RNA sequence: GGGUCGGCCGGGCGGCCGCGGCACGUCGUUCACGCGGCGGGUCGAGGAAGGUCCGGGCUCCACAGGGCAGGGUGGUGGCCAACAGCCACCCGGGGAAACCCGCGGGAUCAGUGCCACAGAGAACAGACCGCCUCCCGGCGUGCCGGGCGGUAAGGGUGAAACGGUGGUGCAAGAGACCACCAGUGCGCCGGGCGACCGGCGCAGCUAGGCAAACCCCACCCGGAGCAAGAUCAGACAGGAUGCGUUCGAGGGCGGCCCGCCCGAGCAUCCGGGUAGAUCGCACCAGGCGGCCGGCAACGGUCGUCGCAGAUGGAUGGUCGCCCCUGCGCUGGGUCUCGAUCCAGCUCAGGACAGAACCCGGCCUACAGGCCGGCCC
RNA sequence: GCCCCGGUAUCCCAACGGCAGAGGAAGCGGUCUCAAACACCGUCCAGUGUGGGUUCGAGUCCCACCCGGGGCACCA
Numbered sequence: 001g002g003g004u005c006g007g008c009c010g011g012g013c014g015g016c017c018g019c020g021g022c023a024c025g026u027c028g029u030u031c032a033c034g035c036g037g038c039g040g041g042u043c044g045a046g047g048a049a050g051g052u053c054c055g056g057g058c059u060c061c062a063c064a065g066g067g068c069a070g071g072g073u074g075g076u077g078g079c080c081a082a083c084a085g086c087c088a089c090c091c092g093g094g095g096a097a098a099c100c101c102g103c104g105g106g107a108u109c110a111g112u113g114c115c116a117c118a119g120a121g122a123a124c125a126g127a128c129c130g131c132c133u134c135c136c137g138g139c140g141u142g143c144c145g146g147g148c149g150g151u152a153a154g155g156g157u158g159a160a161a162c163g164g165u166g167g168u169g170c171a172a173g174a175g176a177c178c179a180c181c182a183g184u185g186c187g188c189c190g191g192g193c194g195a196c197c198g199g200c201g202c203a204g205c206u207a208g209g210c211a212a213a214c215c216c217c218a219c220c221c222g223g224a225g226c227a228a229g230a231u232c233a234g235a236c237a238g239g240a241u242g243c244g245u246u247c248g249a250g251g252g253c254g255g256c257c258c259g260c261c262c263g264a265g266c267a268u269c270c271g272g273g274u275a276g277a278u279c280g281c282a283c284c285a286g287g288c289g290g291c292c293g294g295c296a297a298c299g300g301u302c303g304u305c306g307c308a309g310a311u312g313g314a315u316g317g318u319c320g321c322c323c324c325u326g327c328g329c330u331g332g333g334u335c336u337c338g339a340u341c342c343a344g345c346u347c348a349g350g351a352c353a354g355a356a357c358c359c360g361g362c363c364u365a366c367a368g369g370c371c372g373g374c375c376c
Numbered sequence: 377g378c379c380c381c382g383g384u385a386u387c388c389c390a391a392c393g394g395c396a397g398a399g400g401a402a403g404c405g406g407u408c409u410c411a412a413a414c415a416c417c418g419u420c421c422a423g424u425g426u427g428g429g430u431u432c433g434a435g436u437c438c439c440a441c442c443c444g445g446g447g448c449a450c451c452a
Base pairs, nucleotide, nucleotide: 001376002375003374004373005372006371007370008369009368011322012321013320014319015318016317017316019044020043021042022041024039025038026037027036028035029034046352050363051362053361054360055359056358057357058225059224060223061222065258066257067256068255070221071220072219073218074217075089076088077087078086079085090104091102092101093100094099105216106215111214112213113210114209115208128155129154130151131150132149134147135146136145137144138143139142163181164180165179166178167177168176182206183205184203185202186201187200188199189198190197191196229279230278231277232276238270239269240268241267242266243265250262251261252260272451273450274449284306286305287304288303289302290301291300292299293298323350324349325348326347328345329344330343331342332341333340334339377448378447379446380445381444382443383442386401387400388399394432403419404418405417406416407415425441426440427439428438429437
């Protein structure tokens, strides 16, 4: 210098004006709770708050039940509250290496299905050309034409044509047979918790691909979602039709059956009213730091900190100085005279994006900058 | 905030995983007409929202993203 992997920051300080929450002081008002004004104090977005793709907490519905159907996950071991997440390892692929990528169970013994076009033949395959024996005919006597057959070595088609090389064999050929190599299956031994790896032996066994096709196997999943749900306040106007009241409508927020519970109303249509307040709601699988265990994810322990809470939805604007980047100008240094470095000045720019019940992940967007490990 | 649905030509919409895509309307040209409308004939217009993956092969199957649309509270 190049590459690769990981972590962190994501403008800083000050002045002025402004916004939301909390507690306090003071003034006004009220019988009081409270409300309003003013004042100073304190706190006030993110690494993704985003997409809503997973998982959980929480709330309601049975205390969350059984079966079918449906959905999800998919190498092994571990971590975690849980996960489709994370860590380590295995296998396959890529790279010179660090390292990266993989929806990575099953297609020989569960079964079904599909494989267009081309091609003779596409899944216990297949004679189009070619090669060869035999028969017939012709003649130019070793060739040509035709026929019954044999043959998967060669050509050709295709994404894919049923192991590879060499030999034996044969009329020509072929795992038909032999040696070696590759793969697969089985057995034994050794290592590993395991996925799996290594070695030896046997078997001519050579088996196409697709399961992000149906499906099979193993494991997991009850449903809805803070517009859940609870309390209070306030307003209005009911009507029609149908089905029901132990011969049980309907409900228990996706479907069917069973079981259990509630059960006197329910469904549809027309019409009417309120668009309020409080709780849920911010203290947690919490952040930071040290030590210990572990390769790591992570766990344990001690200390310390208190950190947004709106609902027409706050977290902003402006000025000054500084920082970073880029163009230009001026001055200086190096020097292979074309670049490069330093300083100053002017101008421009400083991203992606913004909480809404709360967490753990994934994915996606992002100007620019800093730090570290490893490889060449 | 939460939960769903969709994207193929200018518009509306088809397409068991198989020749890279069928129609209709609109447009354009022609015939007819004095001219137009109607009718008839012909023609033009996609690379299926974007990017990856599975597969021999993707509009279709899978994943991620982009864009668009819809629904929701309470009382009687």
This is a predicted complex of two RNAs, RNase P RNA and transfer RNA, with 452 nucleotides together. Rfam match: Bacterial RNase P class A. Rfam classes the family as a ribozyme. Rfam describes the family as follows. Ribonuclease P (RNase P) is a ubiquitous endoribonuclease, found in archaea, bacteria and eukarya as well as chloroplasts and mitochondria.